This is a predicted structure of a 111-nucleotide RNA (SAM riboswitch aptamer (S box leader)) from Mucilaginibacter conchicola.
The organism belongs to Mucilaginibacter, within Bacteria.
RNA sequence: GACUUAUCCAGAAAGACCGAGGGAAUGGCCCUUUGACGUCUUAGCAACCUCUGCCCCUGUUGGCGAAAGGUGCUAAAUCCUGCUCCCCUUACACGGGAAGAAAGAUAAGCU
Numbered sequence: 001g002a003c004u005u006a007u008c009c010a011g012a013a014a015g016a017c018c019g020a021g022g023g024a025a026u027g028g029c030c031c032u033u034u035g036a037c038g039u040c041u042u043a044g045c046a047a048c049c050u051c052u053g054c055c056c057c058u059g060u061u062g063g064c065g066a067a068a069g070g071u072g073c074u075a076a077a078u079c080c081u082g083c084u085c086c087c088c089u090u091a092c093a094c095g096g097g098a099a100g101a102a103a104g105a106u107a108a109g110c111u
Stems, first nucleotide, its partner, number of pairs: 001111001003109006013042005021031003027080002043074003048070002050066002053064003056059001078103001083100002086097003
């Protein structure tokens, strides 16, 4: 890197260094020299893996709990949107709402 499965409207920031863009692509909107993004340190969140934890109706997805270890995460719903279909709605418009797909991120497994 490819593939499979699960999740993505919750939660959690200070300091140091650096110095101009950053939020994946489009359109929007936003963050940013009052220092963003990134790196490091410390702290925290969560509970995917994990547990030498508890319970039961023992589950090819059970429920509850813990947080030592492996990851992850700590602006905004994955910031919104983009493709398809449905509704408001008479209309290939605008706007609003619902469902699904694609893409992406993370975990676990596999190659």